Predicted 3D model of a 90-nucleotide RNA (nadA riboswitch) from an Acidobacteriaceae bacterium. Of the family's consensus pairs, 100% are formed in the model. It matches the Rfam family "nadA riboswitch". By type it is a small RNA. For this family Rfam cites "Structure and ligand binding of the ADP-binding domain of the NAD(+) riboswitch" (Huang et al., RNA, 2020). The coordinates come from a structure-prediction model, not an experiment, and the mean pLDDT is 83. Lineage of the source: Bacteria > Pseudomonadati > Acidobacteriota > Terriglobia > Acidobacteriaceae.
């Protein structure tokens, strides 16, 4: 100086360092499917009529699940880079 394997140090053990990449989690946003709560509207039926009952459009509550985006973090996933120190080979 290269190359290869380690990690003493660490509040059980496991984790050197600082970063990239796939993936993952927790929290928020936003979009969409599905139930679900109430309503508005149309429409159709019944009835003297307050009003019921059927369908529909759509707005909201709530709950679940997908997408996407922000954002947290000892993410005990994974691969890579690069530096600390240890050892061996060269």
């Nucleotide at each position: 100086g290269c190359u290869u394997g380690c990690a003493a140090c660490a509040a059980c053990c496991c984790c050197g360092u600082g970063g990239a990449u796939g993936g993952g989690g927790g929290c928020u946003c936003g979009c969409c499917u599905g139930a679900u709560c109430u309503c508005u509207c149309c429409g159709g039926c019944g009835g003297c009529a307050g009003c019921g009952c059927c369908g529909g459009c759509g707005a909201c509550c709530u709950c679940a699940g997908g997408c996407a985006g922000g954002u947290c973090a000892g993410c005990g996933c994974a691969u890579c880079c690069u530096c600390u120190g240890c050892a061996a080979g060269c």